[in-house]
RNA sequence: UGGUAGAGGCGCGGUUUUCAAGAGUAUCACACCGUUUUGGCAGGGCGCCGGGUGUGAAAAAGGGGAUGCCGCCGAAGGAUUUCUUCCUGCCCUGAGGACAAGAUCCUGGGCCGUCACAGAAUAUGUGGCGGACUGUCACGAAUGAAGUGGAGCGCUACCA
Numbered sequence: 001u002g003g004u005a006g007a008g009g010c011g012c013g014g015u016u017u018u019c020a021a022g023a024g025u026a027u028c029a030c031a032c033c034g035u036u037u038u039g040g041c042a043g044g045g046c047g048c049c050g051g052g053u054g055u056g057a058a059a060a061a062g063g064g065g066a067u068g069c070c071g072c073c074g075a076a077g078g079a080u081u082u083c084u085u086c087c088u089g090c091c092c093u094g095a096g097g098a099c100a101a102g103a104u105c106c107u108g109g110g111c112c113g114u115c116a117c118a119g120a121a122u123a124u125g126u127g128g129c130g131g132a133c134u135g136u137c138a139c140g141a142a143u144g145a146a147g148u149g150g151a152g153c154g155c156u157a158c159c160a
Base pairs, nucleotide, nucleotide: 001160002159003158004157005156006155009073011072012071013070014069015068017066018065019064027057028056029055030054031053032052033051039049040048041094042093043092044091045090046089076107077106078105079104080103081102082101085098086097087096088095108134109133111131112130113129114128115127116126117125118124136150137149138148139147
């Protein structure tokens, strides 16, 4: 240097089932009131739907928890950017979002706290900061331990 195997632990991803939330909301039926326009991402064009209250019936998606199974240990996640397709009624111009792909960069791992953003959310996620913990290597040492430092482009074993 290359190849193969492996370790970290409240470890990572996918998915099944189930549960909470979404929500007594959307929507539908009936009754009553109102009588044409503010609205449906922004502008232009075209088109469509249309308000409120009460009663009854009553979801789903995106996001998440638990669980089993499967695949794994740069597992994977994130930031910026390019781009295909799709969504916000259609076309044009924008804006926002989703999946996938490419490039560059960041993060050893989970946990707790806090702030920001996303989110319907007090769920949850992502990022920044702080804290202790933990695996690993180096320094340290007579042997250990404390302590200090580093990063997965790392570490351990075997083979060449």
RNAcentral holds the sequence, with entries from MGnify. Lysine riboswitch aptamer from a mouse gut metagenome, 160 nucleotides, folded computationally. Its mean pLDDT, the model's own confidence on a scale to 100, is 78. The model forms 100% of the base pairs in the Rfam consensus.